[in-house]
Context: one part of a larger RNA
RNA sequence: ACCGGCGAGUUACUGUAUGUUGCAGGGUUAAGCCCUUCAGGGGCGCAGCCACAGCGAAAGCGAGUGCGAAAUGCGCGACAGUGUAACAUGCAGUAGACCCGAAACCACGUGAUCUACGCAUGGCCAGGUCGAAACGCCUGUAAAAGGGCGUGGAGGACCGAACCCGUCUACGUUGAAAAGUGGUGGGAUGAGCUGUGCGGAGGAGUAAAAGUCUAAUCAAACGUGGAGACAGCUGGUUCUCCCCGAAAUAGCUUUAGGGCUAGCCUCGUGUCACGAUGUCAUGGGGGUAGAGCCACUGAAUGAAUAGAGGGAGCCUCCAGCUUACCUCGUUCAAUCAAACUCCGAAUACCAUGACAGCAAGCACGGGAGUCAGACCGUGGGGGACAAGCUUCACGGUCAAGAGGGAAACAGCCCAGAUCGCCAGCUAAGGUCCCAGAUAUCCGCUCAGUGGUAAAGGAAGUGAUGACGCUGAGACAGCCAGGAUGUUGGCUUAGAAGCAGCCACCAUUUAAAAAGUGCGUAACAGCUUACUGGUCGAGCGUUGUCGCGCCGAAAAUGAUCGGGGCUAAGCGGAUUACCGAAGCUGCGGAUGGUUGCAGCCUGCGGGCUGCAGCCGUGGUAGGGGAGCGUUGUAUGUUGGGUGAAGGGAGACGGUGACGACUCCUGGACGACAUACAAGAGCUAAUGCCGGU
Numbered sequence: 001a002c003c004g005g006c007g008a009g010u011u012a013c014u015g016u017a018u019g020u021u022g023c024a025g026g027g028u029u030a031a032g033c034c035c036u037u038c039a040g041g042g043g044c045g046c047a048g049c050c051a052c053a054g055c056g057a058a059a060g061c062g063a064g065u066g067c068g069a070a071a072u073g074c075g076c077g078a079c080a081g082u083g084u085a086a087c088a089u090g091c092a093g094u095a096g097a098c099c100c101g102a103a104a105c106c107a108c109g110u111g112a113u114c115u116a117c118g119c120a121u122g123g124c125c126a127g128g129u130c131g132a133a134a135c136g137c138c139u140g141u142a143a144a145a146g147g148g149c150g151u152g153g154a155g156g157a158c159c160g161a162a163c164c165c166g167u168c169u170a171c172g173u174u175g176a177a178a179a180g181u182g183g184u185g186g187g188a189u190g191a192g193c194u195g196u197g198c199g200g201a202g203g204a205g206u207a208a209a210a211g212u213c214u215a216a217u218c219a220a221a222c223g224u225g226g227a228g229a230c231a232g233c234u235g236g237u238u239c240u241c242c243c244c245g246a247a248a249u250a251g252c253u254u255u256a257g258g259g260c261u262a263g264c265c266u267c268g269u270g271u272c273a274c275g276a277u278g279u280c281a282u283g284g285g286g287g288u289a290g291a292g293c294c295a296c297u298g299a300a301u302g303a304a305u306a307g308a309g310g311g312a313g314c315c316u317c318c319a320g321c322u323u324a325c326c327u328c329g330u331u332c333a334a335u336c337a338a339a340c341u342c343c344g345a346a347u348a349c350c351a352u353g354a355c356a357g358c359a360a361g362c363a364c365g366g367g368a369g370u371c372a373g374a375c376c377g378u379g380g381g382g383g384a385c386a387a388g389c390u391u392c393a394c395g396g397u398c399a400a401g402a403g404g405g406a407a408a409c410a411g412c413c414c415a416g417a418u419c420g421c422c423a424g425c426u427a428a429g430g431u432c433c434c435a436g437a438u439a440u441c442c443g444c445u446c447a448g449u450g451g452u453a454a455a456g457g458a459a460g461u462g463a464u465g466a467c468g469c470u471g472a473g474a475c476a477g478c479c480a481g482g483a484u485g486u487u488g489g490c491u492u493a494g495a496a497g498c499a500g501c502c503a504c505c506a507u508u509u510a511a512a513a514a515g516u517g518c519g520u521a522a523c524a525g526c527u528u529a530c531u532g533g534u535c536g537a538g539c540g541u542u543g544u545c546g547c548g549c550c551g552a553a554a555a556u557g558a559u560c561g562g563g564g565c566u567a568a569g570c571g572g573a574u575u576a577c578c579g580a581a582g583c584u585g586c587g588g589a590u591g592g593u594u595g596c597a598g599c600c601u602g603c604g605g606g607c608u609g610c611a612g613c614c615g616u617g618g619u620a621g622g623g624g625a626g627c628g629u630u631g632u633a634u635g636u637u638g639g640g641u642g643a644a645g646g647g648a649g650a651c652g653g654u655g656a657c658g659a660c661u662c663c664u665g666g667a668c669g670a671c672a673u674a675c676a677a678g679a680g681c682u683a684a685u686g687c688c689g690g691u
Stems, first nucleotide, its partner, number of pairs: 001691006011095013026050003032044005054061002064076004098236002101233001105226006117199008125190001127159003130155001134151006163187003168183004202218001204214002239626006249262005263370002265367007277356008290343001291341002297337003301333005307328004311323004373398010403414003418588004423584003429578003432563003439574006450565001456550002460547010477534005483507003488502003513528001517526002589616012627680001629677010645664005651658002
């Protein structure tokens, strides 16, 4: 891992709702007793319980009563009805209460044969080295001190085996070993090592102290018990079909991943024709979007203004004047606001009526689940007019929704799957090939733009405007002119059109600047404006729109889904087709409802058949109907001419499942009705076994 077996809403009591049955001139017995054909049945038993009257804390009163001095008042009752017992089912409560799962807590015990510490009594430490005190002799001194030599043998002394330890490293890591092996290393007369015996223990011991050790277990040992601890947590929870079908919100919560009530779902009963919803009409209130502000409150730009105050300057004082200063005003112009409004929609909301619509509605009662929501569009807040961000509101989808499209892709687009069909039409989206299906017409694009991006940039290209110039010849090119006063004045070393400052006149002209740029030290020189000629038809500036260009760098190999495309790209128009589980056709099933017919009826209705209409996606969840397993009771019935069980098969049923035939097997089964459950397993890191 697979296969097989086992494996989770039970039981008791109480309550409540529904169903069924009995009785209702109330219902019912409990213990116990009697009888009996004895795990059974029948009878007695009327104690008790529920109902029959309530109100009050109570005394108590009573269709009333409590409050109160009282009430025509208020509360709860009566007026207004039938309950009770049993069984079944749903749910709740109390119990382990669907199953498995802690870490823990407590009680009583067992442990110091491991290990830590202590006590008692024993044992052990090869060999070598250093040479303390003390003593002796010599020397030394007044005597000492001191010195030398010898003897001596101290030491948590030195080196190093046994012994004890475990420094570093390699190996080992499903080991040889649940801590070792090799090498290396520390102590080795000491706070040494060790044998034996003994002592004290679980909030306790012991501890040269590490939360260490207390039998491979220690921030509280182990065994048993309380015990099925509790678990707002995680996991798991077993057959089928049919009907309906949520929520991820509000309030409160030592509450936030849990609850309770409401909301939303389901089932029953009642109300059953005027209620949900939609459209239209009519009548309403509003202060949002927008807009506005000389209509307020504020914000805010510029100009004007010397109106008020202050500052500064002038002024000897007074008086006054000035002001590129400050504050507040006034006027004009142009603006802004969620917490501004002189205004003010669309929608939405409320009401009434009509129409559509046919139970969605409402009330009461039984059962829930939900309280982590996600994205998209729109209107707002937060954030950075960030986030696959966050938080509200309205709507949608997913959640709980399959199908088609978007290459692939819960939340986007189309569209809501009852079943079958080798039929048809469409939606979104598509129609060159992969790959179902297309053609025509008018434009645009040349960038493979299409086939991912900005500010910004550009004689790309198409369309459409405006202005100017132009056959009295524009624009570009070419030919020629481009002069004179004058080197204008100033400045300057110089300044001659061309460093800089000032001015910018006049003349001759077809035209020509007191000079557009280059240039010189300054001149010179080149050039431009401007003019003529040549040429011969458009030229220049500017706005708007369409499609393109540049801007454009990322880490493994590129690419529009691919091939490939100049349309098979983009815009417009027309046309046909493809395309889904949508719609239609044909056939079948089923729920609801209506009608008809038949049968039954306890007259409420029920069952069956046919037809019409409307339905039949679905998680949590509610409701309904069934299949199968084991056993019990009764009835029917099979079996050595072969039961159960096992194997195989192309049969039946919407399904759970059920037959039949053959083989195997070798003695017990099947069916019908009713009842009772240890009653259904791919999942629980499930349990046991096998391979």
The part of an RNA shown here (large-subunit ribosomal RNA, domain II) has 691 nucleotides and comes from a Planctomycetota bacterium. Its Rfam family is "Bacterial large subunit ribosomal RNA". Gene Ontology terms of the family: ribosome and structural constituent of ribosome. Its mean pLDDT, the model's own confidence on a scale to 100, is 85. The full RNA is in RNAcentral, with records from ENA.